[in-house]
RNA sequence: GGCUUGGUCCUGUGCGGCGCAGGCCCACGAACCCCGUCAGAUCCGGGAGGAAGCAGCGGUAAGUGGAACCCUGCGGGUGCCACGGGGAAGCCGAGCUGGA
Numbered sequence: 001g002g003c004u005u006g007g008u009c010c011u012g013u014g015c016g017g018c019g020c021a022g023g024c025c026c027a028c029g030a031a032c033c034c035c036g037u038c039a040g041a042u043c044c045g046g047g048a049g050g051a052a053g054c055a056g057c058g059g060u061a062a063g064u065g066g067a068a069c070c071c072u073g074c075g076g077g078u079g080c081c082a083c084g085g086g087g088a089a090g091c092c093g094a095g096c097u098g099g100a
Base pairs, nucleotide, nucleotide: 001097002096003095004094005093006092007091008090009086010085011084012083013082014081015079016078018075019074020073021072022071023070025066026065027064028063034059035058036057037056042051043050044049
């Protein structure tokens, strides 16, 4: 000096990590226009009995708050991670090799 190759660079996938959202879970949660049960009162009936049904009680929806783990999705100035693709001007490393 030459050649090859790896890294630095770009990129894909997987896994991990982080963040966000949703789910699961917990609590609360509707004067009536949700559900159940419906005292009293009301209505129907000669009666037996029946009807609708407020308050109360119980529950639920939207929603609100909480939440360690778990599940799903999304995101990145994420990783001494794994595997693949691209690139080659410079730089770093390795191997082979020509000449003085």
A computed fold for a 100-nucleotide RNA from a Bacillota bacterium, annotated as Bacterial small signal recognition particle RNA. Rfam family: Bacterial small signal recognition particle RNA. Rfam links the family to the GO terms signal recognition particle, plasma membrane targeting and SRP-dependent cotranslational protein targeting to membrane, signal sequence recognition. The sequence was found by an Rfam model in a public genome assembly. Of the family's consensus pairs, 96% are formed in the model.